Bacterial RNase P class A from a Candidatus Azotimanducaceae bacterium, 358 nucleotides, folded computationally.

RNA sequence: CGAGUCGGUCAAGCAAUCGCACGCCUUCGGGCGUGAGGAAAGUCCGGGCUCCACAGGACAGGGCGCCAGGUAACCCCUGGGGGACGUGAGUCCACGGCUAGUGCAACAGAAAGCAAACCGCCGCCGCGCGUCGCUGCUGGCGUCGCGCGACCGGCAAGGGUGAAAGGGUGCGGUAAGAGCGCACCGCGGGUCUGGCAACAGCCCCGGCUAGGUAAACCCCGCCCGGAGCAAGGCCAAAUAGGGGUCCUAUGGCGUGGUCCGCGCCGGACCCGGGUAGGCCGCUAGAGGCGAUCGGCGACGAUCGUCCAAGAUGAAUGGUUGCUCGCGACAGAACCCGGCUUAUCGACCGGCUCGUUCC
Repeated sequence: CGAGUCGGUCAAGCAAUCGCACGCCUUCGGGCGUGAGGAAAGUCCGGGCUCCACAGGACAGGGCGCCAGGUAACCCCUGGGGGACGUGAGUCCACGGCUAGUGCAACAGAAAGCAAACCGCCGCCGCGCGUCGCUGCUGGCGUCGCGCGACCGGCAAGGGUGAAAGGGUGCGGUAAGAGCGCACCGCGGGUCUGGCAACAGCCCCGGCUAGGUAAACCCCGCCCGGAGCAAGGCCAAAUAGGGGUCCUAUGGCGUGGUCCGCGCCGGACCCGGGUAGGCCGCUAGAGGCGAUCGGCGACGAUCGUCCAAGAUGAAUGGUUGCUCGCGACAGAACCCGGCUUAUCGACCGGCUCGUUCC
């Protein structure tokens, strides 16, 4: 210098003026202060808070799944292990169990899970040709080689099919072959060593039996009560309705042949529920920033300092001036921790690879 990788910060800026929301002050005229985000988004996880339910346990259902740690908690984060990719920095992984059980595998293929034999290889046998030998010589018998072929038998090395064909490579072995034997690798089991652990390494044993698939049923381990700020609480009209007391009143009306009984009808006062409306919940919190200390780190502890929207038809905007690189995605609604997705660009730092020069 070029290419790349990881982490972090900012998100046009300043001023004037007119508005809007909230808070404080006020001499009621007004004045002062504050006013969106890194994602406020998706609502996908986890918690706080509130109400309801609940003796305890189990089943059902759902979620999670290498190990250790962090945290209020987590499907999050950090560190580590294993696997995959990359020359590398680094990135990605639902990463427990198919030597518990059950199931699934289209098409192709001979055979797809108690494996199998289409082509092929080999043996046996027959025929033909060649060769050499013997002989009783137009012939017969035998050796070796080549070619062809039916049955039977052996094989799984090679070909072919498939996503996948019952370990791989090499040597030996064999009629041809084959873990049939051996070495190395892989796989399985065991001892020991290192590590908290996941796991790794050395050595020994097993000739390979144990294929794939659990975001297939299932098994194992751990976790989970439900609803959500329109949660929930307080104050409380008018109208209608409810309860109680008293009065009108040995009242009226209805039912019924009549009596008893039952039901309904007026006024005043009191009580409680609830609607409209208002208030709280509402933003000082697992809070921000800085320093020191502990830790590889996530994070934690201590001290100092700061207060930073809070609406409920719901504010955060308009205009002007100056400057630059001419400006992306996007707008709070109870709060917080994460994840995911969107995003013009600018800057800072760690590291890697390549080239050149000193």

Its Rfam family is "Bacterial RNase P class A". By type it is a ribozyme.
The prediction has a mean pLDDT of 77.